[in-house]
Molecule: transfer RNA
Organism: uncultured Bacilli bacterium
RNA sequence: GGCGAGAUAGCUCAGUUGGCUAGAGCAUUGCGUUCAUACCGCAAGGGUCGUGAGUUCGAAUCUCUCUCUCGCUA
Numbered sequence: 001g002g003c004g005a006g007a008u009a010g011c012u013c014a015g016u017u018g019g020c021u022a023g024a025g026c027a028u029u030g031c032g033u034u035c036a037u038a039c040c041g042c043a044a045g046g047g048u049c050g051u052g053a054g055u056u057c058g059a060a061u062c063u064c065u066c067u068c069u070c071g072c073u074a
Base pairs, nucleotide, nucleotide: 001073002072003071004070005069006068007067010026011025012024013023019057028044029043030042031041032040050066052064053063054062
């Protein structure tokens, strides 16, 4: 240099032949439980879905640019 895969919550990830309001587990905080801690149960907070633009009534999802990560190859 060429090709391919990927970027979604603090972490690991799901969700895409475009459509209710973007989700799970772990973690954090609060409450319950306990003499207390842990475990366990309940609840809450936390996201402009990597950047910018385009198509569309509507984009995490489709198209293009750019950035970054990983793999293959010369």